[in-house]
Molecule: transfer RNA
Organism: Eleotris acanthopomus
RNA sequence: GCAGCAGUAGCUCAAUGCCAGAGCGCCGGUCUUGUAAACCGGACGCCGGGGGUUUAAAUCCCCCCUGCUGCC
Numbered sequence: 001g002c003a004g005c006a007g008u009a010g011c012u013c014a015a016u017g018c019c020a021g022a023g024c025g026c027c028g029g030u031c032u033u034g035u036a037a038a039c040c041g042g043a044c045g046c047c048g049g050g051g052g053u054u055u056a057a058a059u060c061c062c063c064c065c066u067g068c069u070g071c072c
Base pairs, nucleotide, nucleotide: 001071002070003069004068005067006066007065010024011023012022013021026042027041028040029039030038048064049063050062051061052060
């Protein structure tokens, strides 16, 4: 330099055009002598950045950024 893959909650990942979710973690409560477990409730997201297409974009297209892999 070229190509491919990935970027979404604190972490690991879903969602494949029509309201952004799960598990773990965190906070509060129930239970317990106490802790853990279990159960109930809650907070946390400018969906990597910018632009375009569309009635509607995390999702499709273009550019850029970051990381990983391959080729040279």